[in-house]
Context: one part of a larger RNA
RNA sequence: GCCAACGAGUUAGCUGUAUACGGCGAGGUUAACCCCGGAAAAUGGGGGAAGCCGAAGCGAAAGCGAGUCUUAACUGGCGAUUAGUCGUAUGCACUAGACCCGAAACCACGUGAGCUAUCCAUGGGCAGGCUGAACCUCGCUUAACCGCGGGGGGAGGGCCGAACUCAAUGAUGUUGCAAGAUCAUGAGAUGACCUGUGGAUAGGGGUGAAAUGCCUAUCUAACGUGGAGAUAGCUGGUUCUCUCCGAAAUAGCUUUAGGGCUAGCCUUGAUCUUAUAGGCAUUGGGGGUAGAGCUCUAUUUAGACUAGGGGGCGAAAUAAGUCUACCAAAUCUAGAUAAACUUCGAAUACCAAUGUUUCUGAUCAGGAGUCAGACAGUGACAGCAAAGUGCCAUUGUCAAAAGGGGAACAGCCCAGACCGUCGUUUAAGGUCCCUAAUAAAGUCUAAGUGGCAAAGGAUGUCGGAUUGUUUAGACAACCAGGAGGUUUGCUUAGAAGCAGCAAUCCUUUAAAGAGUGCGUAACAGCUCACUGGUCUAUGUGAUCCUGCGCCGAAAAUUCAACGGGGCUUAAGGCUUUAACCGAAAACACGGAUUCAUAUACUUUAUUGUGUAUGACUGGUAGGAGAGCGUUCCCAACAGCGAUGAAGGUCACAUGUAAAUGUGGCUGGAGUGUUGGGAAGUGAAAAUGUUGGC
Numbered sequence: 001g002c003c004a005a006c007g008a009g010u011u012a013g014c015u016g017u018a019u020a021c022g023g024c025g026a027g028g029u030u031a032a033c034c035c036c037g038g039a040a041a042a043u044g045g046g047g048g049a050a051g052c053c054g055a056a057g058c059g060a061a062a063g064c065g066a067g068u069c070u071u072a073a074c075u076g077g078c079g080a081u082u083a084g085u086c087g088u089a090u091g092c093a094c095u096a097g098a099c100c101c102g103a104a105a106c107c108a109c110g111u112g113a114g115c116u117a118u119c120c121a122u123g124g125g126c127a128g129g130c131u132g133a134a135c136c137u138c139g140c141u142u143a144a145c146c147g148c149g150g151g152g153g154g155a156g157g158g159c160c161g162a163a164c165u166c167a168a169u170g171a172u173g174u175u176g177c178a179a180g181a182u183c184a185u186g187a188g189a190u191g192a193c194c195u196g197u198g199g200a201u202a203g204g205g206g207u208g209a210a211a212u213g214c215c216u217a218u219c220u221a222a223c224g225u226g227g228a229g230a231u232a233g234c235u236g237g238u239u240c241u242c243u244c245c246g247a248a249a250u251a252g253c254u255u256u257a258g259g260g261c262u263a264g265c266c267u268u269g270a271u272c273u274u275a276u277a278g279g280c281a282u283u284g285g286g287g288g289u290a291g292a293g294c295u296c297u298a299u300u301u302a303g304a305c306u307a308g309g310g311g312g313c314g315a316a317a318u319a320a321g322u323c324u325a326c327c328a329a330a331u332c333u334a335g336a337u338a339a340a341c342u343u344c345g346a347a348u349a350c351c352a353a354u355g356u357u358u359c360u361g362a363u364c365a366g367g368a369g370u371c372a373g374a375c376a377g378u379g380a381c382a383g384c385a386a387a388g389u390g391c392c393a394u395u396g397u398c399a400a401a402a403g404g405g406g407a408a409c410a411g412c413c414c415a416g417a418c419c420g421u422c423g424u425u426u427a428a429g430g431u432c433c434c435u436a437a438u439a440a441a442g443u444c445u446a447a448g449u450g451g452c453a454a455a456g457g458a459u460g461u462c463g464g465a466u467u468g469u470u471u472a473g474a475c476a477a478c479c480a481g482g483a484g485g486u487u488u489g490c491u492u493a494g495a496a497g498c499a500g501c502a503a504u505c506c507u508u509u510a511a512a513g514a515g516u517g518c519g520u521a522a523c524a525g526c527u528c529a530c531u532g533g534u535c536u537a538u539g540u541g542a543u544c545c546u547g548c549g550c551c552g553a554a555a556a557u558u559c560a561a562c563g564g565g566g567c568u569u570a571a572g573g574c575u576u577u578a579a580c581c582g583a584a585a586a587c588a589c590g591g592a593u594u595c596a597u598a599u600a601c602u603u604u605a606u607u608g609u610g611u612a613u614g615a616c617u618g619g620u621a622g623g624a625g626a627g628c629g630u631u632c633c634c635a636a637c638a639g640c641g642a643u644g645a646a647g648g649u650c651a652c653a654u655g656u657a658a659a660u661g662u663g664g665c666u667g668g669a670g671u672g673u674u675g676g677g678a679a680g681u682g683a684a685a686a687u688g689u690u691g692g693c
Stems, first nucleotide, its partner, number of pairs: 001693006011096003015093010027053003033047004057064002067078003099237002102234001106227006117201009126191001128160003131156001135152006164188003168185005203219001205215003212221001240627006250263005264370002266367007275360001277358009291344001292342002297338003301334004308327002310324004373398007381390002403414003418591004423587003429581003432565003438578007450567001456551002460548002463545007477534005483507003488502003513528001517526002592617001594615008628682001630679008639671002647666008
């Protein structure tokens, strides 16, 4: 991992409550226990009114009583105008382990020092070599010490190094030789040394040259058994089918925030029986949002006007007075801003009434689940006018919704799947090929734009508008001129059109600036404006508004920013026309469910069955209903069975499903159907348990 078996809402109560059914009914009912019965047990029958509930309440109570309490009284509170009770079943709650599995822990009593820590008692062990302390002695030396040398001596948590002990480094090993080893290197090796045997210390403890180390592969508190099914607001799991309805992720409170309680939203029953709710239309309301505005409040720009202030003059001094390229209240004119401004003011929304339409609505009672929401559009806030961000409001979808589209893609677009049909029509979206379905008309785009992006930039190109110039010949090109006063004045070393300042005239002219740019040290030189000529036009300039394009444009493994191929008078964009394709949508035909209405038969009963018509039938949590199957018990079938039961296996058939039936083979002794009853009653999941492979 697979297969098989096992595996989770049960049982009980001096319980409560609701519903259904049954008994009795102003009453209902017995409990323990006793008797009968019976082989025993069970069941059954009889007894047993103790007790309990109900028929009267109110008050703290005395007490009064259809009333009573409060109070001086009024008012007000709780009651009264009949239905209960016992049993069975089911739902739920409570108390119990209470749907199942799961802690880490806590406590009690025991078992452990054969591992290891320390200690006690008694034994054992340490090849060989080196060094050479104290001390003794001899000699030299000294006045004597001191000192020097030779010899003896044999100290040391001394030195080197086996046994022995340890474990610092590396490698191998890592389902190992081994739940700590092997190999190589290494440390100590007469000592605080190593070691055998026996003994001591015990868990709220011991022991510890101290690491929370060790106390039997277990240690921030051992192990075993018990309390014990500890507790788990947490995680996981919770087993057959079909039908009807169908949520929530919000508010308030919470040592509360991943838990609860009440409400909200769902479901079931009863009652009311159209009362109600939704849509649309009309009518009537209040509002202060969007917008707008500046009357108020606050802010603000320019100008005018004028207090006040600053500054100058004035003055011996303070002043008076006077002036102003300064600041400036108030006022006036014009122009602005505002969530906490409003002289104004919508659309929606909301509240009602009436009408219409579709079917709901309210109250009481039983049962819930939900309290992590997600994205999208719109209106706000926070944030950076960030976020697949946070937080409100509102609508939708997902959640709990399949189908079609969007290449793929919970939340986007279309559309809500009862079943069947090789029927029809459409939606969104599409119609060159992949891939179902297309043609036409008119235009634009040349960028593969389409098929990502801004400020900004540009003789890209289409269309429109305004305005110059032009056969008296324009624009462009070419030929020629572009002069004189004058090197204007100033400045300057110089300044001559062309560093700078000022001025910018006059003349000759077809025309020519006291000069547009390059240039020189300054001149010179080139060029432009301006003029003539040549040439020739449905021409040629300028400005503005639009359509479609261009640049701006850098990312990490080839293409990788159309799904791909590929596409250019498109298979791209815009405008228009006519078709087609396209879904579980709509329609058609057949069938089923549920509900309602009508009707026939039927029933104690709108109880059941049939028919017709209409509506309905996605669904998680969850509520409600109806069934299938398993084991056992009772009764019936004077059921079936060696002429082959159950079980297994294969095939076929039937039923809306759980399932059931028939036949073949296998198997070899039990077992079915109908009506009831009772449950150890259904597995694919729990890192489930056990077994097999």
Large-subunit ribosomal RNA, domain II from Candidatus Peregrinibacteria bacterium RIFOXYA2_FULL_41_18, 693 nucleotides, folded computationally.